This is a predicted structure of a 99-nucleotide RNA (Bacterial small signal recognition particle RNA) from Planctomycetes bacterium GWC2_45_44. Its Rfam family is "Bacterial small signal recognition particle RNA". Rfam classes the family as a non-coding RNA gene. Rfam links the family to the GO terms SRP-dependent cotranslational protein targeting to membrane, signal sequence recognition and signal recognition particle, plasma membrane targeting. Rfam's curators write: The signal recognition particle (SRP) is a universally conserved ribonucleoprotein involved in the co-translational targeting of proteins to membranes. A source record names the gene ffs. Lineage of the source: Bacteria > Pseudomonadati > Planctomycetota.
RNA sequence: CGGCCGGGCCCGGGCAAGCAGCAUUCGCGAACCUGGUCAGGCGGGGAACCGAGCAGCCAUAAGCAUUUAUGCGGCUGUGCACGGCAAACCCGGCCGCCU
Numbered sequence: 001c002g003g004c005c006g007g008g009c010c011c012g013g014g015c016a017a018g019c020a021g022c023a024u025u026c027g028c029g030a031a032c033c034u035g036g037u038c039a040g041g042c043g044g045g046g047a048a049c050c051g052a053g054c055a056g057c058c059a060u061a062a063g064c065a066u067u068u069a070u071g072c073g074g075c076u077g078u079g080c081a082c083g084g085c086a087a088a089c090c091c092g093g094c095c096g097c098c099u
Base pairs, nucleotide, nucleotide: 001096002095003094004093005092006091007090008089010084011083012082014080015079016078017076018075019074021072022071023070024069027064028063034059035058036057037056042051043050044049
């Protein structure tokens, strides 16, 4: 110097990891302008009962929150194997030639 082989770098789709986002789940959540049940009180009635209905309680809306769990797609100087490399570059090995 050349050839061959392997690896790195590069590309492809995939799996995983991390990050933030969205949705759902769990939770909280309305003096009144949500619902249910409506003590008390009020009204009607001879009465039995009926009515509207505040507080309370229950369930939730808008919304709040993120501890958890699940899903979705995204990003990546992270990881893994597989596939692909015409050339270039780097590393290693073998062979040959020249000096």
The same sequence occurs in records of 3 taxa.